[in-house]
């Protein structure tokens, strides 16, 4: 520079192919409940789609950009 795979809560993750009601699960986290304490169970909450643009009644999903991680190649007097 090319060319592929990737970007969802703190963290790791499904969900994208094939667009449709409130975005999954587990750890985290609060508040109850249990308990002579913890730890473990249980309930009921907080907490995310990397930016923009487009198509659409409707976009995490599908088009194009842009940024940012990853690999390979290619350059590298």
């Nucleotide at each position: 520079g090319c060319g592929g795979c990737c970007g969802u809560a703190g963290u790791g993750u499904a969900g994208c192919c094939u667009g449709g009601u409130u975005a999954u699960c587990a750890c985290u986290u609060u508040a109850g409940c249990u308990u002579g304490c913890c730890a473990a169970g249980c309930u009921a909450g907080a907490g995310a789609c990397u930016c923009g643009g487009g198509u659409u009644c409707a976009a995490a999903u599908c088009c194009c950009g842009a940024c940012g991680g990853c690999c390979g190649c290619a350059c590298c007097a």

This is a predicted structure of a 77-nucleotide RNA (transfer RNA) from a Thermoplasmata archaeon. It matches the Rfam family "tRNA". From the family's description: Transfer RNA (tRNA) molecules are approximately 80 nucleotides in length. The coordinates come from a structure-prediction model, not an experiment, and the mean pLDDT is 82.